[in-house]
RNA sequence: GCGGGUAUAGUUUAGUGGUAAAACCUCUGCCUUCCAAGCAGGUGAUGUCAGUUCGAUUCUGUCUACCCGCA
Numbered sequence: 001g002c003g004g005g006u007a008u009a010g011u012u013u014a015g016u017g018g019u020a021a022a023a024c025c026u027c028u029g030c031c032u033u034c035c036a037a038g039c040a041g042g043u044g045a046u047g048u049c050a051g052u053u054c055g056a057u058u059c060u061g062u063c064u065a066c067c068c069g070c071a
Base pairs, nucleotide, nucleotide: 001070002069003068004067005066006065007064010024011023012022013021018054026042027041028040029039030038047063049061050060051059
C1' cells in the first nucleotide's frame, strides 16, 4: 500500500427495518448481630458523519479504532 472482518451498558454477549434483551459489575431496599450468600428493584449502551426509508442497532457509503491475510 491492497483486500477482508468487527465496533451494542464499566465488562461479556443477544438482537436480520417498528418501545434495545440478558448475565456479571455498580447503587438502593429486604434478610443477617456484622460480612458473605440469597431475594426484590433502580441507573447506565447501538464508534463518527452522511444517505435510503413513514420509520435504521439492522441496509448503503465515508472516516476512526482494533483484528486477520497478501505485498

Overview:
Transfer RNA from a Puniceicoccaceae bacterium, 71 nucleotides, folded computationally. Its mean pLDDT, the model's own confidence on a scale to 100, is 83. It matches the Rfam family "tRNA". By type it is a transfer RNA. NCBI's taxonomy places the organism under Bacteria, Pseudomonadati, Verrucomicrobiota, Opitutia, Puniceicoccaceae.